[in-house]
Context: one part of a larger RNA
RNA sequence: CUGGGCUUAAAGGGUGCGUAGGCGGGUCCGCAAGUGUCUUGUGAAAGCCCACGGCUCAACCGUGGAAGAGCUUGAUAGACUGCGGGUCUUGAGGCCGGUAGGGGUCGCUGGAACUCUAGGUGGAGCGGUGAAAUGCGUAGAUAUCUAGAGGAACGCCCAAGGCGAAGGCAGGCGACUGGGCCGAAACUGACGCUGAGGCACGAAAGCAUGGGUAGCGAACGGGAUUAGAUACCCCGGUAGUCCAUGCCCUAAACGAUGUACACUAGAUCCGGGAGGCUCUGACGCCAUCCGGGUCGAAGCGAAAGUAUUUAGUGUACCGCCUGGGGAGUACGGUCGCAAGGCUAAAACUC
Numbered sequence: 001c002u003g004g005g006c007u008u009a010a011a012g013g014g015u016g017c018g019u020a021g022g023c024g025g026g027u028c029c030g031c032a033a034g035u036g037u038c039u040u041g042u043g044a045a046a047g048c049c050c051a052c053g054g055c056u057c058a059a060c061c062g063u064g065g066a067a068g069a070g071c072u073u074g075a076u077a078g079a080c081u082g083c084g085g086g087u088c089u090u091g092a093g094g095c096c097g098g099u100a101g102g103g104g105u106c107g108c109u110g111g112a113a114c115u116c117u118a119g120g121u122g123g124a125g126c127g128g129u130g131a132a133a134u135g136c137g138u139a140g141a142u143a144u145c146u147a148g149a150g151g152a153a154c155g156c157c158c159a160a161g162g163c164g165a166a167g168g169c170a171g172g173c174g175a176c177u178g179g180g181c182c183g184a185a186a187c188u189g190a191c192g193c194u195g196a197g198g199c200a201c202g203a204a205a206g207c208a209u210g211g212g213u214a215g216c217g218a219a220c221g222g223g224a225u226u227a228g229a230u231a232c233c234c235c236g237g238u239a240g241u242c243c244a245u246g247c248c249c250u251a252a253a254c255g256a257u258g259u260a261c262a263c264u265a266g267a268u269c270c271g272g273g274a275g276g277c278u279c280u281g282a283c284g285c286c287a288u289c290c291g292g293g294u295c296g297a298a299g300c301g302a303a304a305g306u307a308u309u310u311a312g313u314g315u316a317c318c319g320c321c322u323g324g325g326g327a328g329u330a331c332g333g334u335c336g337c338a339a340g341g342c343u344a345a346a347a348c349u350c
Base pairs, nucleotide, nucleotide: 004321005320006319007304008303012318014201015200016199017198021194022193023192025088026087027086028085029084030083031082033081034080035077036076037075038074041071042070049065050064051063052062053061054060091191092188093187096183097182098181099180103177104176105175106174107173108172109171110154114150115149116148117147118146119145120144121143125136126135162169163168206247207246208245209244210243211242215241216240220236221235222234223233258317259316260315261314262313263312266295267294268293269292270291271290272289273288275286276285277284299306300305323350324349325348332343333342334341335340
C1' cells in the first nucleotide's frame, strides 16, 4: 500500500460549533490542468520473451530482435474531474402566520413534611432490633395542641409521556432567552455535507474563597453480631450534600450502535401540527408531515437479535481496532492549586 473490521468478540471520540482538508445539485458556454490516444527523447549491460546459431542433447553460452513502468517533447479528443463565466430551484437558508414543551438564565413566591426554639396539656417511659444494647427521658422526654425560626426537596398530576447536542431538565408566577415542528409561499440562488487541530459545554465526586447547614451522611466515636468484624444492623456524627464565584474534565458520559443524505413490505399505539369528508357540535373516518414506542416480511447477523429511529442497500467525511498479561502503567511532553487528566511505550511472560 492492498485488504478486514468497530451493539454484545479488540474497536464510535462524552457532546456540539467550526478552521484547514476531503467530498459536493440541474443546465449551457469556454479553457484544456487531471484523463485517453498518437508522437519526440530517455529507458546501460545482463535477465525475462522471440528467432537463429555453438557445445552429440540439455542446462549453459553466442548473435540479432522485440518489449518495457516512469519522466519528457509535440499534437489531438472533450465524456468525466478541475478551472472560469452564465443560468436554474429541488439541497441549504430566509420572510410571514401558527403551535407544543420539566430547553436555558435570573428574580419573586407556596403548601406538605422534617428539625429546632418558646408556651399549654400530660406524667413514665420513648426509641431501636432478628433479639438487644449504646442513646433520649422526672432538669418532664415520647405523645398532643398553639406560636415562631430554618434549610433542603417538590407528593398526587406523572405516562411505554415531553424538551434538550450531550451532560441533563419537574411546586407556582414573572422577566429575559435558545432550539424544534406545521402551514403558506412573494425572497437568496449551491450559500452544502463532514470535520485533523482549535474553541465551547460537560453527571457525580473532588479542589479554592466566602456564605449556609433542616434532613441525610464518607471519615470518626459508641452499641451489637462474630472465632475475629477495621463490615453488613443500631445510636450519634465531621467533611460533603445547598448558594455565589473560580477550578477540575472523568463515567456502564450506554442505544455499550459517529455525523449527513438517498432508497428499501406491512400492522399497531403515543405526543405535536395542519388538511379533507360527515356532523348543530363533541366525536368519528380518511390520507399526510415531524417526533417517540411495540410487533414483524425481506434483507442482514456467529447467534442473541436488528428490521424506514436499520445492525438492510449505497455515497461522503471523521474517530477508532490488530492476542492475553505487563498497562491505560513507566519515561518524556502538556494541562491542573492539588487530586489527577490527556498523550503513551518497552523489557519480560503466557